[in-house]
RNA sequence: GUCGACAAGGGCAAACCCAGGGCGACCUGGGGACGCAAAGCCACGGGACUCGGUUCGCCGAGUCAGCCGGGUUGCCGAAA
Numbered sequence: 001g002u003c004g005a006c007a008a009g010g011g012c013a014a015a016c017c018c019a020g021g022g023c024g025a026c027c028u029g030g031g032g033a034c035g036c037a038a039a040g041c042c043a044c045g046g047g048a049c050u051c052g053g054u055u056c057g058c059c060g061a062g063u064c065a066g067c068c069g070g071g072u073u074g075c076c077g078a079a080a
Stems, first nucleotide, its partner, number of pairs: 002080001003077002011036002016031006034066001040072003044069003047064007
């Protein structure tokens, strides 16, 4: 360095519920844990979704990093 253990100490938090925000996808806070070794961060490529338009080909504005890639930073140290 690759890698990821019935290791140690920690971390995050799906569905759902409550409160608030947004036309909406969804977001924020609290509760809650299905899971996660980048489930930290970045919409760059693909994808899904929302709103508006459309000549139905798409176009514009958005959302999702827990869909897959990519970029970037980073904890621990068994085996191989």